[in-house]
This record gives sequence, C1' cells and structure tokens, in this order.
RNA sequence: GCGCCCAUAGCUCAAUGGUAGAGCGGCCGGCUUAUACCCGACUGACCUAGGUUCGAUUCCUAGUGGGCGUA
Repeated sequence: GCGCCCAUAGCUCAAUGGUAGAGCGGCCGGCUUAUACCCGACUGACCUAGGUUCGAUUCCUAGUGGGCGUA
C1' cells in the first nucleotide's frame, strides 16, 4: 500500500429497518444481632459526519480508533 473484520451501559455480549435488552457491576431498600448469600426497586449506552427511508444500532458513503491477512 491492498483486502477483510470489529466499534452498543463501568465490563462481557445481544438486538429481522418499527419502544435499545441481558448477565456482572454501582446505588437504595428488605432479610440477619451483624456480614455474606438471597429477594425487590433504581441507575446507566448505539465511535464521528453525511446520505437513503414515513422511520436507521441495523442499509450506503467518508472519516476516526482497534484487530487479522498479504507483500
């Protein structure tokens, strides 16, 4: 240089173009003499900029960052 893949919550990952979810975490409460376990509630995210569309995390283009292959 060229080709391919990835980017979603603090972390690990889902999500047929139609209300963004789960587990762990954090916080609050319950339980207990107390801690832990357990139970309930809350918290918090679509890499950036355009385009297509009634509607985009999803499709297209460009960029940014990371990874793999090739030379």